[in-house]
RNA sequence: AACCGAUAAAGGCACACUCCGUGCGAACGGGGGUCGCAAAGCCUACGGAAGUCAGAUGCGUUGAAGAGAAUGUGCGGCUCUUUACCCUUUGCUGACUUGGCCGGGUUGCCGAA
Numbered sequence: 001a002a003c004c005g006a007u008a009a010a011g012g013c014a015c016a017c018u019c020c021g022u023g024c025g026a027a028c029g030g031g032g033g034u035c036g037c038a039a040a041g042c043c044u045a046c047g048g049a050a051g052u053c054a055g056a057u058g059c060g061u062u063g064a065a066g067a068g069a070a071u072g073u074g075c076g077g078c079u080c081u082u083u084a085c086c087c088u089u090u091g092c093u094g095a096c097u098u099g100g101c102c103g104g105g106u107u108g109c110c111g112a113a
Base pairs, nucleotide, nucleotide: 004111005110012037013036017032018031019030020029021028022027035100041106042105043104046103047102048101049098050097051096052095053094054093055092060086062084063083064082065081066080067079068078
């Protein structure tokens, strides 16, 4: 020095929760807190994973218009097409979030086996 990580020493960070603030939201910043962490320091302009928002598309419900079959006529019901709105789910696109989701990169305290 490297690998490695001790019931070592000195320390560090801060899950959940909570208060204030920011954001459509995921979440983030600060205070308290302390589940845990040998990188729970930093990097998402390296790769994956998950989450949020918006859009498009597909299925579905409702309303409107038109057409068709049956019917003596009209209304209603049924089928099809077009259009508008709404809701839900799966994959797609874009933007965002998470480094305490993982891999990876990078910097760092100490020095037992």